[in-house]
Context: one part of a larger RNA
RNA sequence: GGACGAACGCUGGCGGCGUGCUUAACACAUGCAAGUCACGGGGGCCCGCAAGGGUAACCGGCGAACGGGUGCGUAACACGUGAGCAAUCUGCCGUCCACUGGGGGAUAGCCGGCCCAACGGCCGGGUAAUACCGCAUACGUUCCCUUGCCGGCAUCGGUGGGGGAGGAAACCUCCGGGGGUGGACGAGGAGCUCGCGGCCUAUCAGCUAGUUGGUGGGGUCACGGCCUACCAAGGCGAUGACGGGUAGCUGGUCUGAGAGGAUGGCCAGCCACAUUGGGACUGAGAUACGGCCCAGACUCCUACGGGAGGCAGCAGUGGGGAAUAUUGCGCAAUGGCCGCAAGGCUGACGCAGCGACGCCGCGUGAGGGAGGAAGGUCUUUGGAUUGUAAACCUCUUUUCUCAAGGAAGAAGUUCUGACGGUACUUGAGGAAUCAGCCUCGGCUAACUCCGUGCCAGCAGCCGCGGUAAUACGGGGGAGGCAAGCGUUAUCC
Repeated sequence: GGACGAACGCUGGCGGCGUGCUUAACACAUGCAAGUCACGGGGGCCCGCAAGGGUAACCGGCGAACGGGUGCGUAACACGUGAGCAAUCUGCCGUCCACUGGGGGAUAGCCGGCCCAACGGCCGGGUAAUACCGCAUACGUUCCCUUGCCGGCAUCGGUGGGGGAGGAAACCUCCGGGGGUGGACGAGGAGCUCGCGGCCUAUCAGCUAGUUGGUGGGGUCACGGCCUACCAAGGCGAUGACGGGUAGCUGGUCUGAGAGGAUGGCCAGCCACAUUGGGACUGAGAUACGGCCCAGACUCCUACGGGAGGCAGCAGUGGGGAAUAUUGCGCAAUGGCCGCAAGGCUGACGCAGCGACGCCGCGUGAGGGAGGAAGGUCUUUGGAUUGUAAACCUCUUUUCUCAAGGAAGAAGUUCUGACGGUACUUGAGGAAUCAGCCUCGGCUAACUCCGUGCCAGCAGCCGCGGUAAUACGGGGGAGGCAAGCGUUAUCC
């Protein structure tokens, strides 16, 4: 000098765009943050003569594995980059092929009865489905047997024929359409493996028993000591194993001419976590923040028998701290989930609010004006300086106040805007409403008077102050920056 998620002191007019718990992954009152579908089903209630409509508890479908938060843990194939899977999976979506035949038994809701403080639960009866279970069929498909061809990367891969065995489905409709099943390919997503790369410490030098490899088996979507039995005795290490400390990683960011150093907040990608620890279930996908079970700590309710809860979602509260915001508006846009649609939900998101926290822009007037006024300060008492500064004259109206008009953002013919009567435009008014902070011994731009008297104090370094202090405090003046200016912390 630059930088900052900053804080503190003094000061503070406006706008745009950003940004805002770095500390206690401390504890949380309250509200909201994931629902939707009636074109799967039967019933309840309401309207209706009926046809039909409304409502939405239950069964059922899809979603809830996304989106949002945090950085605890992790030195690891966690991340980055480049490869591999001849060892893999994939709901919804796209393209293509084939199919959608015929049956059955239940169970919520409902009705009746009972227990219970609550949460909730039990018994009996009866009912439906795109819920559940057999059967038929099988273009592909899976497994087994068999037979050709092509290829390779070791186990083998691809492709064609024959035989056997196994395995599907669901219908609704307003007749427009919407679905269902099997299979192939794609797209996107996921899983696994490997090369290389990126912290400190040797005052950590030896580490290792599922350990290293093999065989058989199990398990997984899938390879594998992933697990298990047996066998062998291996495997790693000064090119730093093992241990300890610290830490999410990256794109990037800051600095620097660069090399490098430091850093990883906001935004984006990946990872990990969801009160602490453990476990599985469902599912295409979780080992699941607003699901389940168990244990612990904590909080709450209780009729004392037993129950309920999890803000590292958005606001908000207490606490900690030098320090960090509203219990706001809207689904209008973008995107997500559900739905044929209409539409519903969406604290994602879009906006607004608060904070000079940062960056950028604008303003606090412009031109003229010497009797160089008054006042202040200094003075050698002549004057000098503040100073064209003010007054005064002329002008302008950014800003401000008031009034009138008033968007784009809407895609999509119509309708639809939270922001917002905002931005912006026009008119009227009047210089009106707006300057501070730090410094002035040298480094370092800027000097005098008074007070003080090694006191009070200053100070980044050198150093000032003990009676004329340009260094302390005040006044005048000056220098610097300016809605900021200084200080402190940290990085280069």
This is a predicted structure of a 492-nucleotide part of an RNA (small-subunit ribosomal RNA, 5' domain) from an uncultured bacterium. RNAcentral holds the full RNA, with entries from ENA.